[in-house]
RNA sequence: AUGAUCCCUGCGGGAGAGAUCGGAUCGCGAGGUCCGGCGCCGAAGGAGCAACCGCCCCGGAAACUCUCAGGCAACCGGACCGCAGGGGGAUG
Numbered sequence: 001a002u003g004a005u006c007c008c009u010g011c012g013g014g015a016g017a018g019a020u021c022g023g024a025u026c027g028c029g030a031g032g033u034c035c036g037g038c039g040c041c042g043a044a045g046g047a048g049c050a051a052c053c054g055c056c057c058c059g060g061a062a063a064c065u066c067u068c069a070g071g072c073a074a075c076c077g078g079a080c081c082g083c084a085g086g087g088g089g090a091u092g
Base pairs, nucleotide, nucleotide: 001091006087007086008085009084010083011082012081013080018038020037021036022035023034024033025032026031039072040071041070045068046066047065048064052060053059
C1' cells in the first nucleotide's frame, strides 16, 4: 500500500428427492407435533477413493463415491456464485 489465502455481516441468485404409510397426541374440522416403517435425494456438516499439487517423508486435494448426520409441497435451510462493507496481514 490499490495488499494474497482466509474470516464475519448485509443484499441478490441458488438444485435434487414422498404434500408417502402406520401409530400416539392436540384440534369441531382442515391440519399440526412426536415416534416408527418403506421408498428416495445429494449441495449444510462428516467419511472414503485419488486425478493432481508437492514429490524424500509429512501434507493438501473434487460438485466423484457413501449416506453417519441432514433433507424429500411451500416457507425455512442450502454447497457455491456475484456485489457492498468490515476484520486480518501473507507479500511487496